[in-house]
RNA sequence: AAACCAUCAAGAGCGACCGAGAGACCUGGCUCAGUGACGUCGCAGCAACCAGCCCUUUGAGGCCCGGUGCUCCCGCCAGGAGGCGAUGGAAU
Numbered sequence: 001a002a003a004c005c006a007u008c009a010a011g012a013g014c015g016a017c018c019g020a021g022a023g024a025c026c027u028g029g030c031u032c033a034g035u036g037a038c039g040u041c042g043c044a045g046c047a048a049c050c051a052g053c054c055c056u057u058u059g060a061g062g063c064c065c066g067g068u069g070c071u072c073c074c075g076c077c078a079g080g081a082g083g084c085g086a087u088g089g090a091a092u
Stems, first nucleotide, its partner, number of pairs: 001092001004089005013043005021032003025080005044071003049067002052063003075084001
C1' cells in the first nucleotide's frame, strides 16, 4: 500500500507547550475556539479488538499490570459524492 473480516447512538479529562482555526470531502445547519480550540507531549481514565490470567455448563463470562485504540455534539446533523473514512484483527 491494495484486497479480506469485525465494530463505529454506550463509556472516559486534567496539566504543560503551541497559537488560529477545528469537527475527513462538497452544500446548508449546528457545535467547539485568544476564558487558547485543533495539534503535540505527560499523567489520569474509559473500553475490552489482540495478548495474558481465572472460572466454566465449552456457548460464553470475569480480571486486565502488556500491544493498540479512544476520552464535546450518533463517524455532530441533513442532503450529495466516492473503490468513503476511522480503529482493531488476520494475512501477503

Overview
The RNA shown here (SAM riboswitch aptamer (S box leader)) has 92 nucleotides. It was read from a public genome assembly, where an Rfam model found it.